[in-house]
Context: one part of a larger RNA
Molecule: large-subunit ribosomal RNA, domain VI
Organism: Candidatus Cenarchaeum symbiosum
C1' cells in the first nucleotide's frame, strides 16, 4: 500500500525437498535348467550400512549454574574469601551424539528399445494414418513454504463507522510506542503479560545437585611449661545451592505519548 479493524480457521496460484539409496539374510529352492557336477530368477519377508530430517525419556558428553576436596600466595591469626576455569571428584536444566524416532508406496505421460495392424511398393515392413508396452528419468499422489497470487482470495465471531463550503477538519474501533519478560531471538521480527495482574524478580514450600558446614560440647592417638594443646570421631543426608515445579502482589510492569 492492497480489504475500517481484531481473533481463529482455511483455499492453494506458485515455489521447494536425497522425495532416500546400497548391498546382505531367509523364503522362493536344492526348484527351473543340467547326463551329472552343479545351480538361478520374478514375487515376498527381515535385520542392517550410508545419507537426510527431527528429538533428549534412556546411555553418555559438556555443564567458567552449583557443591565438595586440595596446592601456592595474599587479606596479621581463626572464620570467610580473592587470584591462577590452579588441579581434582561429582553435577540438574539447557545444548548435544556415540543415544532415540522417522525415512512407505502407488498411478500416469514418455526415452532408448519391444511389438500389433498396415499401405506407399498385390510381397515384406514397429510407421506413413492408427494402436499397445517400456526406466533409478519427468509429472501426480505424499512432505514443507505459500494471498506482495496487484485477479492482493474465502469462512466464522466480534468491535467501530463524525462533520463538510468537497479544499479539508476531527479522529473511532484498532495499532504502535512505553514497561515486565520469553523453551522467541544477530538487529528487526515473533509470543506472553501490564494492577480487572502470577509477566519477571523476591519470599515460602516441593523436587533435585553436592555429600555431612562454622561455632560450641563430648570423646580422642599422643604432646605438655601440667595451665592446656591436639589430626580426627559424634552431635550432622548436615550445610550450601538451583536457569526446574507450585504458591504468594512483597518489588517492578505507574502514568502516559503517537
Nucleotide at each position: 500500500c492492497g480489504c475500517g479493524a481484531a481473533u481463529a480457521u482455511c483455499u492453494g496460484a506458485g515455489g521447494g525437498g536425497a522425495a532416500g539409496u546400497c548391498g546382505c539374510u531367509c523364503u522362493u529352492a536344492g526348484u527351473a535348467c543340467g547326463a551329472g557336477a552343479g545351480g538361478a530368477a520374478c514375487a515376498g519377508a527381515g535385520a542392517g550400512g550410508c545419507g537426510u530430517g527431527g528429538c533428549c525419556a534412556c546411555u553418555g558428553g559438556u555443564c567458567u549454574a552449583c557443591c565438595g576436596g586440595u596446592u601456592g600466595u595474599c587479606c596479621g591469626a581463626c572464620a570467610g574469601g580473592g587470584c591462577a576455569g590452579g588441579c581434582c571428584g561429582g553435577g540438574c536444566a539447557g545444548c548435544u551424539a556415540a543415544g532415540c524416532c522417522a525415512u512407505c508406496u502407488a498411478g500416469g505421460c514418455u526415452a532408448a528399445g519391444u511389438g500389433c495392424u498396415g499401405a506407399a511398393a498385390g510381397c515384406a515392413u514397429c510407421u506413413a494414418a492408427g494402436c499397445a508396452c517400456g526406466a533409478a528419468u519427468c509429472c501426480u499422489a505424499u512432505c514443507c513454504c505459500g494471498a506482495g497470487a496487484c485477479a492482493a482470495g474465502a469462512u466464522a465471531u466480534u468491535c467501530c463507522u463524525u462533520c463538510u463550503u468537497c479544499g479539508g477538519a476531527u479522529g473511532a474501533a484498532g495499532g504502535u510506542u512505553c514497561g515486565c519478560a520469553g523453551a522467541a531471538g544477530a538487529a528487526g521480527a515473533c509470543u506472553g503479560c501490564g494492577u480487572u495482574g502470577a509477566u519477571a524478580g523476591g519470599a515460602a514450600g516441593g523436587u533435585g545437585g553436592u555429600g555431612u558446614a562454622u561455632c560450641c560440647c563430648a570423646c580422642a592417638a599422643g604432646c605438655u611449661u601440667c595451665g592446656g594443646c591436639g589430626a580426627g570421631u559424634g552431635g550432622u543426608g548436615a550445610g550450601c545451592c538451583a536457569g526446574c515445579c507450585u504458591u504468594u502482589a512483597c518489588u517492578a510492569a505507574u502514568c502516559g505519548a503517537c